[in-house]
Context: one part of a larger RNA
RNA sequence: UGACGGGGGCCCGCACAAGCGGUGGAGCAUGUGGUUUAAUUCGAAGCAACGCGCAGAACCUUACCAUCCCUUGACAUGGCAUGUUACCUCGAGAGAUCGGGGAUCCUCUUCGGAGGCGUGCACACAGGUGCUGCAUGGCUGUCGUCAGCUCGUGUCGUGAGAUGUUGGGUUAAGUCCCGCAACGAGCGCAACCCACGUCCUUAGUUGCCAUCAUUGAGUUGGGCACUCUAGGGAGACUGCCGGUGAUAAGCCGCGAGGAAGGUGUGGAUGACGUCAAGUCCUCAUGGCCCUUACGGGAUGGGCUACACACGUGCUACAAUGGCGGUGACAGUGGGACGCGAAACCGCGAGGUCGAGCAAAUCCCCAAAAACCGUCUCAGUUCGGAUUGCACUCUGCAACUCGGGUGCAUGAAGGCGGAAUCGCUAGUAAUCGUGGAUCAGCACGCCACGGUGAAUACGUUCCCGGGCCUUGUACA
Numbered sequence: 001u002g003a004c005g006g007g008g009g010c011c012c013g014c015a016c017a018a019g020c021g022g023u024g025g026a027g028c029a030u031g032u033g034g035u036u037u038a039a040u041u042c043g044a045a046g047c048a049a050c051g052c053g054c055a056g057a058a059c060c061u062u063a064c065c066a067u068c069c070c071u072u073g074a075c076a077u078g079g080c081a082u083g084u085u086a087c088c089u090c091g092a093g094a095g096a097u098c099g100g101g102g103a104u105c106c107u108c109u110u111c112g113g114a115g116g117c118g119u120g121c122a123c124a125c126a127g128g129u130g131c132u133g134c135a136u137g138g139c140u141g142u143c144g145u146c147a148g149c150u151c152g153u154g155u156c157g158u159g160a161g162a163u164g165u166u167g168g169g170u171u172a173a174g175u176c177c178c179g180c181a182a183c184g185a186g187c188g189c190a191a192c193c194c195a196c197g198u199c200c201u202u203a204g205u206u207g208c209c210a211u212c213a214u215u216g217a218g219u220u221g222g223g224c225a226c227u228c229u230a231g232g233g234a235g236a237c238u239g240c241c242g243g244u245g246a247u248a249a250g251c252c253g254c255g256a257g258g259a260a261g262g263u264g265u266g267g268a269u270g271a272c273g274u275c276a277a278g279u280c281c282u283c284a285u286g287g288c289c290c291u292u293a294c295g296g297g298a299u300g301g302g303c304u305a306c307a308c309a310c311g312u313g314c315u316a317c318a319a320u321g322g323c324g325g326u327g328a329c330a331g332u333g334g335g336a337c338g339c340g341a342a343a344c345c346g347c348g349a350g351g352u353c354g355a356g357c358a359a360a361u362c363c364c365c366a367a368a369a370a371c372c373g374u375c376u377c378a379g380u381u382c383g384g385a386u387u388g389c390a391c392u393c394u395g396c397a398a399c400u401c402g403g404g405u406g407c408a409u410g411a412a413g414g415c416g417g418a419a420u421c422g423c424u425a426g427u428a429a430u431c432g433u434g435g436a437u438c439a440g441c442a443c444g445c446c447a448c449g450g451u452g453a454a455u456a457c458g459u460u461c462c463c464g465g466g467c468c469u470u471g472u473a474c475a
Base pairs, nucleotide, nucleotide: 001475002474003472004471005470007469008468009467010466011465012464013463015459016458019423020422021421022420023419026315027314028313029312030311031310032309033308034306035305042053043052064301065300066299067298068297069296070295073125077124078123079121080120081119082118083117087102088101089100090099091098092097105116106115107114108113127290128289130288131287132286136284137283138279139278140277141275143273148187149186150185151184152183153182154163155162156161167178168177169176193267194266195265196264198234199233200232201231202230203229204228207224212221213220237261240255241253242252243251244250317416321375322374323373324372325371333364334363335362338357339356343352344351345350382413387408388407389406390405391404392403393402429451430450431449432448433447434446435445
């Protein structure tokens, strides 16, 4: 100087408390451990691994296993030789591949040749998701959006170092004020950026009986007032008033004004560093290792196994509900190898036909909770696992191993031990909707709107953190 303390002081955070809803019990989904296996590829490991890499494992992916094949190689550059094996077709084979037949290189040209493509030969080499993240770059997690981390000059100290950065107030903040052997500065904080909330303005193939006519319908004429869309601006600064305080910074006020008030709300933004944290399987890369194989191709299998254990979720155990009916109200988005209307067929998944739309114009598109009726507390009209039969869609192909539908079947489950998680407002809870990936496959992920709470006395305690101080046999 740090680090640590079941030392002290001050102060924060859904840290506790006050509340609301869960997890832990059940079934299923998914990840992991373990076990099994020819293989069940590899990585991730307290917080910060475990719906994580994977925003899509039937083949492919694929890195694993078995078997069948290739050896200058699937891919790159260089040398020499050469022009059919590329295309069509037949046969063998699981295919990779092998054999037979047909046809037979292309462009430029000064006719010497040059270039492209394919094949053969030999060698330099290719190749490796092989090892080392404790050799590395890059990227990322975490403490933590915590308020800290430093420097120049000066001063003090023999020196390590100190001071500044401590102190009195204050703040979300090393934020600001005052004081002070310090005076200044940098990286952080804040602001500058984006979105939402109010108004003005510019613009009108969305919107409007607001106004006129018209229609089944903003459908058409007509018009940009309103809504909206998307460009530009205004607006909030403790600016004003009162109180308080050192006359300061600031704090308080069911004060004013205002759409918004004290950081308006949310996002993006992550200082010096810590964990030899993670990643050599995104990529790049040193070293080591393999080189007829640890490289390359193919078929099939595996990653989907199952006495068990854990994490994360979904669905429930019901009446704030189930079922039936009625048909009210959103907002994001996506669409051409696409979205697919209307009509028709089917109980349904779906099918037939195919209008319109590169989309504020057409389509996905039906929002669901809401409302009305019924059921009357039961393993039930709760719950839907499991299983049987029949279909349907995607795809070369659904046996291992996809999704969906109908009929039948109807398991556990009556609110969950010890323990444990999230959340402070348009939040939690609850309800549906869209998208990426994607042929197909979502209870995961990312986003969107609808309905919409309770509680916070307080900081003694648990956890994490900041500043000062104290002790130390630790560095």

This is a predicted structure of a 475-nucleotide part of an RNA (small-subunit ribosomal RNA, 3' major domain) from Methylorubrum extorquens. The source organism's lineage runs through Bacteria, Pseudomonadota, Hyphomicrobiales, Methylobacteriaceae and Methylorubrum. Its Rfam family is "Bacterial small subunit ribosomal RNA". Its mean pLDDT, the model's own confidence on a scale to 100, is 81.